Transfer RNA from Nocardioides sp. Root190, 72 nucleotides, folded computationally. Its Rfam family is "tRNA". By type it is a transfer RNA. Rfam's curators write: Transfer RNA (tRNA) molecules are approximately 80 nucleotides in length.

RNA sequence: GCCUUCGUGGUCCAACGGACACGACACCGGCCUACGAAGCCGGGGAUCCAGGUUCGAUUCCUGGCGAGGGCG
Numbered sequence: 001g002c003c004u005u006c007g008u009g010g011u012c013c014a015a016c017g018g019a020c021a022c023g024a025c026a027c028c029g030g031c032c033u034a035c036g037a038a039g040c041c042g043g044g045g046a047u048c049c050a051g052g053u054u055c056g057a058u059u060c061c062u063g064g065c066g067a068g069g070g071c072g
Base pairs, nucleotide, nucleotide: 001071002070003069004068005067006066007065010025011024012023018055027043028042029041030040031039048064049063050062051061052060
């Protein structure tokens, strides 16, 4: 340098182009308990950046940035 896969809450992840962006763990509050743990109920928090296509983009296209893999 080229090819390829990926980038979503604190972490790990899901989402035929159409919902309120799913869930687990963590965190916070409540219930329970003598107190904790476990369990139950509830809550906050995210789409790497800039354009483009579209009525509508997490998804498709282009460029950039970053990470993994392959080739030279």

Background:
Its mean pLDDT, the model's own confidence on a scale to 100, is 81.